[in-house]
RNA sequence: GCAACGCGCCAGGGGUGCCUCGUAAGCGAGGCUGAGAACAGACCCUCAGAACCUGAUCCGGGCAGUACCGGCGGAGGAAGGUGCGGACCAGAACCA
Repeated sequence: GCAACGCGCCAGGGGUGCCUCGUAAGCGAGGCUGAGAACAGACCCUCAGAACCUGAUCCGGGCAGUACCGGCGGAGGAAGGUGCGGACCAGAACCA
C1' cells in the first nucleotide's frame, strides 16, 4: 500500500397497488401482500446494482381481488463519492 466485509459522513435513485364499506366527489375507515401501499425526510436501493422501470393490456398458477406467487430473467435500462477499521501478500526504513 491492498480485497471481501463492517461502521460513519455527504450525495443520489425508487415505489406507493388491490378489495370491501361510507361519500355527489374529494376523501375517510377496515381488510390483503410487502421492508415500504404517500408525505414518514419512514422504508428499500446506489454498479459485485433483482431497489425500481420497460417488455406488459405478457404467460402459468392461485385469490375476495391485485404488478399475490412463479415465469419472462442475469433480457434491456437504472442512482456513488469519501473517511475509519480491516487478512493474506508485497514494499520501505531502522536494529541485530
A computed fold for a 96-nucleotide RNA from a Chloroflexia bacterium, annotated as TPP riboswitch aptamer (THI element). Rfam family: TPP riboswitch aptamer (THI element). Rfam's curators write: Vitamin B(1) in its active form thiamin pyrophosphate (TPP) is an essential coenzyme that is synthesised by coupling of pyrimidine and thiazole moieties in bacteria. NCBI's taxonomy places the organism under Bacteria, Bacillati, Chloroflexota, Chloroflexia. Its mean pLDDT, the model's own confidence on a scale to 100, is 77.